[in-house]
Context: one part of a larger RNA
RNA sequence: CUGGGCGUAAAGGGUGUGCAGGCGGUUUAUUAAGUCAGAUGUGAAAGCCCAGGGCUCAACCCUGGAACUGCAUCUGAAACUGGUAAACUUGAGGCAGAGAGAGGGAAGUGGAAUUCCUGGUGUAGAGGUGAAAUUCGUUGAUAUCAGGAGGAACACCAGCGGCGAAGGCGGCUUCCUGGCUCUGUUCUGACGCUGAGACACGAAAGCGUGGGGAGCAAACAGGAUUAGAUACCCUGGUAGUCCACGCCGUAAACGAUGAAUGCUAGGUAAACGGCUCAUUUGCAGCUGUGUGCCGUAGUUAACGCAUUAAGCAUUCCGCCUGGGGAGUACGGUCGCAAGAUUGAAACUC
Numbered sequence: 001c002u003g004g005g006c007g008u009a010a011a012g013g014g015u016g017u018g019c020a021g022g023c024g025g026u027u028u029a030u031u032a033a034g035u036c037a038g039a040u041g042u043g044a045a046a047g048c049c050c051a052g053g054g055c056u057c058a059a060c061c062c063u064g065g066a067a068c069u070g071c072a073u074c075u076g077a078a079a080c081u082g083g084u085a086a087a088c089u090u091g092a093g094g095c096a097g098a099g100a101g102a103g104g105g106a107a108g109u110g111g112a113a114u115u116c117c118u119g120g121u122g123u124a125g126a127g128g129u130g131a132a133a134u135u136c137g138u139u140g141a142u143a144u145c146a147g148g149a150g151g152a153a154c155a156c157c158a159g160c161g162g163c164g165a166a167g168g169c170g171g172c173u174u175c176c177u178g179g180c181u182c183u184g185u186u187c188u189g190a191c192g193c194u195g196a197g198a199c200a201c202g203a204a205a206g207c208g209u210g211g212g213g214a215g216c217a218a219a220c221a222g223g224a225u226u227a228g229a230u231a232c233c234c235u236g237g238u239a240g241u242c243c244a245c246g247c248c249g250u251a252a253a254c255g256a257u258g259a260a261u262g263c264u265a266g267g268u269a270a271a272c273g274g275c276u277c278a279u280u281u282g283c284a285g286c287u288g289u290g291u292g293c294c295g296u297a298g299u300u301a302a303c304g305c306a307u308u309a310a311g312c313a314u315u316c317c318g319c320c321u322g323g324g325g326a327g328u329a330c331g332g333u334c335g336c337a338a339g340a341u342u343g344a345a346a347c348u349c
Base pairs, nucleotide, nucleotide: 003321004320005319006318007303008302012317014201015200016199017198021194022193023192025088026087027086028085029084030083031082033081034080035077036076037075038074039073040072041071042070049065050064051063052062053061054060091191092188093187094186095184096183097182098181099180103177104176105175106174107173108172109171110154115149116148117147118146119145120144121143125136126135162169163168206247207246208245209244210243211242215241216240220236221235222234223233258316259315260314261313262312263311266294267293268292269291271289272288273287274286275285276284298305299304322349323348324347331342332341333340334339
């Protein structure tokens, strides 16, 4: 390489959009590139293989045959793949009518709470812990009442509920805006699937510039604990956490499960739609989409998965190939940097 694989053993790219490429629904006609058949030419000799022969045998040698699975040309076949032409509606999309939603962006706004400030009441403690101490307090703390400032997050509702490609999204109102579902079968007529590169998005932390800073809190300081305690506990506390703009591009970015399509028992729960019966609602029945649990066949090394497959198949992409060395070194690309990405070998077991 072939092959075999990728939930947990090595292995699904963090996610999407999409150029090239690969693959592609139903019917008819045609073509003959792929495909198939026949013929001709060529495929040097030697060698291999088969038959016969020559050295006393053998090795070796000689003669003949077969083979050389290939290539070219010609003639033909037309099922399948491809091309061309025409048509179809089930895939895909459009249209009309409904619907749900923390989907995204911007602006405004609300209440609870923490902290701080001012004033009132009030007096000796408060705080903290396993116990303490550092700490705060007679310059009046803690507690309590009133007023004010400011920042951040949105209790209840809240739900293995919803939305989003993923990351993720939760007070309320308005504006702008993306996607999805159902019903109708009205239109287009394969317009589709996947997708190397490419491009876009991408938690937290981190970086740059300028703001902001209530609470929390790496670093740091102190108090404890301890044999020690660069920790766990306590008192403080700066970056940061927040906003704007620009970088970074990584995560156990997880369902540790790539995307798409078709097929293959059921039961149950609840979300959003539609239909029918029917009436009082509700219940019942059917159905579409998404979300869970249990479970049959099947599958799996087992655990488990099981119409949301890890079952049965097809297409396309990514990835794996013993452990360590090592996601390291070197080089390239990207980045302000941190570093990211691509990614070995010697050696060793």
This is a predicted structure of a 349-nucleotide part of an RNA (small-subunit ribosomal RNA, central domain) from an uncultured marine bacterium. The RNAcentral record of the full RNA draws on ENA and SILVA. The coordinates come from a structure-prediction model, not an experiment, and the mean pLDDT is 87.